Source information:
A computed fold for a 65-nucleotide RNA from Callorhinchus milii, annotated as transfer RNA. Its mean pLDDT, the model's own confidence on a scale to 100, is 82. Rfam family: tRNA. About the family: Transfer RNA (tRNA) molecules are approximately 80 nucleotides in length. Taxonomically the source falls in Callorhinchus (Eukaryota, Opisthokonta, Eumetazoa, Craniata).
C1' cells in the first nucleotide's frame, strides 16, 4: 500500500425511498416443466471524530489480499 455494501459479483454519492445482474419467494403463461413477463423480501465489517446531517471525510480496531 489496496479492498470490505443483498446468498454471489458489483455501481455508488457530504442530503429524497443506496444501483443492477445472478440467486430466492410470488403471480400470470403451460397439461406439467424451462423459456419469458410482472410483483416481493434482501445489504454499507466494526468502535469513535467532523458535521445540522456521515455508507461517502478522518482515526483506531477486525478480516481478507
Nucleotide at each position: 500500500c489496496c479492498u470490505g455494501u443483498a446468498g454471489c459479483u458489483c455501481a455508488g454519492u457530504g442530503g429524497u425511498u443506496a444501483c443492477a445482474g445472478c440467486a430466492u419467494u410470488u403471480g400470470c403463461c403451460u397439461c406439467a416443466g424451462a423459456a419469458g413477463c410482472g410483483a416481493g423480501a434482501g445489504a454499507c465489517c466494526u468502535g469513535g471524530g467532523u458535521u445540522c446531517a456521515a455508507u461517502u471525510u478522518c482515526c483506531g480496531g477486525c478480516a481478507g489480499g